[in-house]
Molecule: SAM riboswitch aptamer (S box leader)
Organism: Phycicoccus sp.
RNA sequence: CCACCAUCCAGAGCGACCGAGAGACCUGGCUCGUUGACGUCGCAGCAACCACCCCACCGUGGGCCGGUGCUAAUGCCAGGACCGAUGAGGA
Numbered sequence: 001c002c003a004c005c006a007u008c009c010a011g012a013g014c015g016a017c018c019g020a021g022a023g024a025c026c027u028g029g030c031u032c033g034u035u036g037a038c039g040u041c042g043c044a045g046c047a048a049c050c051a052c053c054c055c056a057c058c059g060u061g062g063g064c065c066g067g068u069g070c071u072a073a074u075g076c077c078a079g080g081a082c083c084g085a086u087g088a089g090g091a
């Protein structure tokens, strides 16, 4: 980048650095933030998509050291947009 197969109301936070906006885009709300948000890094954790392993039950099952992902609020809410994110697949 392509395609659109699956998932997106469950779950899981501390520390250091930074310093003003952040919650993807538009409109309208609402929320978080100098008592330091967002972000980056470290550690910890959650989950179980891929991989792997186990089995009286082969399943809508259990586990999990590896590869990703995630750890305010339903993808924050409503409407919109050939909308977005993640995994697996293809180039």
Stems, first nucleotide, its partner, number of pairs: 001090002005087004013043005021032003025080005044071003049067002052063003055059001075083001